């Protein structure tokens, strides 16, 4: 320098055009002498950034950013 993939809750990940979810973690309550476990409820997201297409974008297109990998060049 060329190419591919990934980026979504604190963490690990689903969701592939129509109001954004799970598990674990966190908070509260119940239970207990008190914890743990269990049960119930709750909080937590500008879906990497900026544009474009669309009635409507996490999803499609473009550029950029971060990370990982492959190829080439040099050493």
């Nucleotide at each position: 320098g060329g190419g591919u993939g990934u980026g979504u809750a604190g963490u690990u990940c689903a969701g592939u055009g129509g109001u954004a979810g799970a598990a674990c973690g966190c908070c509260a309550u119940u239970c207990u002498g008190a914890u743990a476990a269990a049960a119930u409820g709750g909080a937590g997201g500008u879906c990497g950034u900026a544009g474009g297409u669309u009635c409507g974008a996490u999803u499609c297109c473009u550029a950029c950013c971060a990370c990982a990998c492959c190829c080439a060049c040099a050493a």
A computed fold for a 75-nucleotide RNA from a Candidatus Parcubacteria bacterium, annotated as transfer RNA. The RNAcentral record of the sequence draws on ENA. Its Rfam family is "tRNA". By type it is a transfer RNA. The organism belongs to Candidatus Parcubacteria, within Bacteria. Model confidence (mean pLDDT): 83 of 100.